[in-house]
Context: one part of a larger RNA
RNA sequence: GGUGGACGGUGGAUGCCUUGGCGCAGAGAGGCGACGAAGGGCGUUGCAGGCUGCGAUAAGCCUCGGGGAGCCGCCAAGCAGGCAGUGAUCCGGGGAUGCCCGAAUGGGGAAACCCGGCUGGGGUCAUGCCCAGUCAUCUCCUGGCUGAACACAUAGGCCGGGAGAGGCCAACCCAGGGAAGUGAACCAUCUCAGUACCUGGAGGAAAAGAAAGCAACCGCGAUUCCGUCAGUAGCGGCGAGCGAAAGCGGAACAGCCUAAACCGCGCACGUGCAAGCGAGCAGGCGUUGCGUGCGUGGGGUCGCGGGGCGCGACAUGGUCCGGCUGCUUCCGGGCCGGGAAGUUACAAAGCACACACCUAGUGGAACGAUCUGGAAUGGUCGACCAUAGAAGGUAACAGUCCCGUACACGAAAGGUGAUGUGUCUUCCUCGUUGCGUUCCCAAGUACCACGGGACACGGGGAACCUUGUGGGAAUCCGGGGGGACCACCCCCCAAGGCUAAAUACUCCUCUGCGACCGAUAGUGAACCAGUACCGUGAGGGAAAGGUGAAAAGUACCCCUGUUAGGGGAGUGAAAUAGUACCUGAAACCGUCUACCU
Numbered sequence: 001g002g003u004g005g006a007c008g009g010u011g012g013a014u015g016c017c018u019u020g021g022c023g024c025a026g027a028g029a030g031g032c033g034a035c036g037a038a039g040g041g042c043g044u045u046g047c048a049g050g051c052u053g054c055g056a057u058a059a060g061c062c063u064c065g066g067g068g069a070g071c072c073g074c075c076a077a078g079c080a081g082g083c084a085g086u087g088a089u090c091c092g093g094g095g096a097u098g099c100c101c102g103a104a105u106g107g108g109g110a111a112a113c114c115c116g117g118c119u120g121g122g123g124u125c126a127u128g129c130c131c132a133g134u135c136a137u138c139u140c141c142u143g144g145c146u147g148a149a150c151a152c153a154u155a156g157g158c159c160g161g162g163a164g165a166g167g168c169c170a171a172c173c174c175a176g177g178g179a180a181g182u183g184a185a186c187c188a189u190c191u192c193a194g195u196a197c198c199u200g201g202a203g204g205a206a207a208a209g210a211a212a213g214c215a216a217c218c219g220c221g222a223u224u225c226c227g228u229c230a231g232u233a234g235c236g237g238c239g240a241g242c243g244a245a246a247g248c249g250g251a252a253c254a255g256c257c258u259a260a261a262c263c264g265c266g267c268a269c270g271u272g273c274a275a276g277c278g279a280g281c282a283g284g285c286g287u288u289g290c291g292u293g294c295g296u297g298g299g300g301u302c303g304c305g306g307g308g309c310g311c312g313a314c315a316u317g318g319u320c321c322g323g324c325u326g327c328u329u330c331c332g333g334g335c336c337g338g339g340a341a342g343u344u345a346c347a348a349a350g351c352a353c354a355c356a357c358c359u360a361g362u363g364g365a366a367c368g369a370u371c372u373g374g375a376a377u378g379g380u381c382g383a384c385c386a387u388a389g390a391a392g393g394u395a396a397c398a399g400u401c402c403c404g405u406a407c408a409c410g411a412a413a414g415g416u417g418a419u420g421u422g423u424c425u426u427c428c429u430c431g432u433u434g435c436g437u438u439c440c441c442a443a444g445u446a447c448c449a450c451g452g453g454a455c456a457c458g459g460g461g462a463a464c465c466u467u468g469u470g471g472g473a474a475u476c477c478g479g480g481g482g483g484a485c486c487a488c489c490c491c492c493c494a495a496g497g498c499u500a501a502a503u504a505c506u507c508c509u510c511u512g513c514g515a516c517c518g519a520u521a522g523u524g525a526a527c528c529a530g531u532a533c534c535g536u537g538a539g540g541g542a543a544a545g546g547u548g549a550a551a552a553g554u555a556c557c558c559c560u561g562u563u564a565g566g567g568g569a570g571u572g573a574a575a576u577a578g579u580a581c582c583u584g585a586a587a588c589c590g591u592c593u594a595c596c597u
Stems, first nucleotide, its partner, number of pairs: 001596009015582001016546002020517002022514007029506002031168002039101003042055003046079002049075003061095006070083003106115003116135007137165010172203001173201005183190001187237001213220002224251005234242002255498003258442001262298010276285002278329006303476001305441003308437007317336007337429006350423005355417005361409003367382005383400002385389001392402002447471007457483001478493005533540002553581001556568004
C1' cells in the first nucleotide's frame, strides 16, 4: 500500500409523514371606485424585530345578536399591569373613526412630499400657527348675462344650479386595427390566422334574434347551443391544405314596440276678412281659417299584403261633462260597475305580510373489566348504539373518550328570491266584416358600374352579404330572393328598435370528491416567496419541511483559554431521539484486525 471483516465519521439518498399544492363536480357570487377603490407608504401594543390586525378613537370604539369562562393575536417564552356572570375574550349583522400616497381631483411634484385661495372655528394684544369644510377636468340637462360674420337673430364666450364620467379587475364577450416564426420539404398566391398582439366598449353573461329566411313544386316557421349530416358538397400554385349548408335528432323556448298615412292640441313663421265654428234647421260668434316647420297625444305595424280615409252590415252596461246655444244624431272624456294582465322585452315604480335561503350558532345515541406495554385505540371476556360504522384527534389500530357524523332545530340586524297573497299599476268595456278609394307603408336607401372586404368559395359561370367612389328609383299594377342571366313558378317585405332561456368563463366563497403529487414531486412559493439575490431597467428569480406522546430541551459535578466540544449525573420507552435532533443508503475519510506484498 492492497483485499476482506468489525466499528465509526461525513453525507442526506430511501422509507414513512403532511400544514401545501393540482384537478374535477355542484351550488353561490359575478364586481369594487369621487360616500375616494385596487394597491401601497408611514404609524399603531407598557417592554415590540417581523407577520397579522388596525388608523392619531390606531391588535382597536359603539350597537344588535350568538356564546358561556376564561382572556389581553402569532413567531415566543418572560416581566409588569389589567379585563371578566353588571357576561369579558371569541363569532356574526349594522354603524363610527379611518394619517399620507394612489383615478388622486385646489396648485406643484423626483408617489407617500412641498406650497396655496375661500368659509367657519381655536389660540394670541396682534401676525405667524392649529383644526374642520371647500376649491381638478370633461360630458349632458338647466337658469342668467353677453354677443360675430349679418340688421334682427344664431354660433360663440362668461357666470351659476343639478346629474354623470374618470381608475382597478382572472377568464369569458362584442367591435376597430392586425403580424411573423411556421407549413408548402425552396418560395411569391396560399398557409399559420383574422391566430398572437394593440385599442375601444359592455355584462353577469355578451353577441344573435321574430324572415326582403330556408326549401323545392312537398313543406318549414325568430335566435342560440349540442349531436349528426361530413372530412361529404365544394374551394385549392386542384399543391400544402381549407372545408360548409339544408335536412334530421336533441337542449331551451316568447314574442313585441316604433316611423308614415289620418285626427286633435301647443308653439313659431307666412298668408287671410273671407272662409270657418262635426252634420241638419234656427239663432249666435269673429287675432276662430289656410299653409309650412317643430313638439306632443290618439291612430298604426302587416305579406292567405297591411294600414289610413269614405260608405254599409252585425254588435256595444249605467251615469255625468265637453264639442257656441236649443232639438236629433255623431265624436271625445270623467266616474261607478264588470273583465283581463303585469314589472326579463311587450308601460312602470314599488310597498307590506308570509314563506324559503345566505351571513353567527343549538341539540345530537351507545363501554366496561382484565392482559401486554412507556402509553391501549391492540389481545381476551362480557355489553350497548345505529336515520349516526364519513372524517379528524387522543402516548399503537376507537361506532360507544374528544370533535364530529345521520337526523332535527335557529336570527335582533343586513341581504337574496323567478314563490304566494294583498296593495299598486296598466289595459279592455268593444270589435268583426264587405265594398270603394286619388292616401301611407323606413332614401342618397334599393339598384347599377368600378375598387375592396367577407361568405368553406383564392375572380371563378360567382350569386347572396358588406361598402370606398360615381350614378341613382319606386309604394303593392310596388320591391327583394331562390348561386351568372332570362322566362315561368315559388318564398319573402330591406333601408327603425327591444327581447328571457338553452351557451361561454372563474380572480373569488362554500361543500364534496380524486386508479392526482408527497418536499429534486406538487404552485415559483408546504417554511415570513414573488422573499433573498441578480439586473440601469423591462425583467429574471431561488434554496430552505420532520426531536419527542409530552420539553420532561440535560439540575449538579469534571476536563479546558473557552459562552466551543466532551465525560459523568439526570429526563425519557428510546439520547447512536440532545434542538447541526425520525429513518440515516452511496461516494469520500478513519480506527482495529486477518491475510498478501

The part of an RNA shown here (large-subunit ribosomal RNA, domain I) has 597 nucleotides and comes from a soil metagenome.
Its Rfam family is "Bacterial large subunit ribosomal RNA".
Model confidence (mean pLDDT): 83 of 100.
The RNAcentral record of the full RNA draws on MGnify.